[in-house]
Record summary:
A computed fold for a 90-nucleotide RNA from Candidatus Litorirhabdus singularis, annotated as c-di-GMP-I riboswitch aptamer. It was read from a public genome assembly, where an Rfam model found it. The source organism's lineage runs through Bacteria, Pseudomonadota, Cellvibrionales, Halieaceae and Candidatus Litorirhabdus.

């Protein structure tokens, strides 16, 4: 150094909820606490599949409502995959 993950040490993140404050049309994402589901990469990247949302764009239709289709938008705590890592008992 690599594979690999202990009833190990030290530490780390923080789902969901609850108060305050803002972003987005929505999905969803952000600060500040409080609390802890669970995480050995739940540390970072939307490549490459999945899944969410449909603003805007096309359908239908009456130039309406509804309703479908459709990422440029989103999820790195869906997965695969890259890149960076603490710690070493077998």
């Nucleotide at each position: 150094g690599u594979c690999c993950g202990a009833u190990a040490a030290a530490g780390g993140c923080a789902a969901g909820u609850u108060c305050c404050a803002g972003c987005g049309a929505a999905a969803g994402c952000c600060g500040g606490a409080a609390u802890a589901c669970g995480c050995a990469a739940a540390g970072u990247c939307g490549a490459c599949g999945a899944u969410c949302u449909a603003a805007g764009g096309g359908a239908c239709u009456a130039u309406a409502a509804a309703u479908c289709c459709u990422a440029u938008g989103a999820u790195a705590g869906c997965g695969u995959g890259a890149c960076c890592g603490c710690c070493g008992c077998a």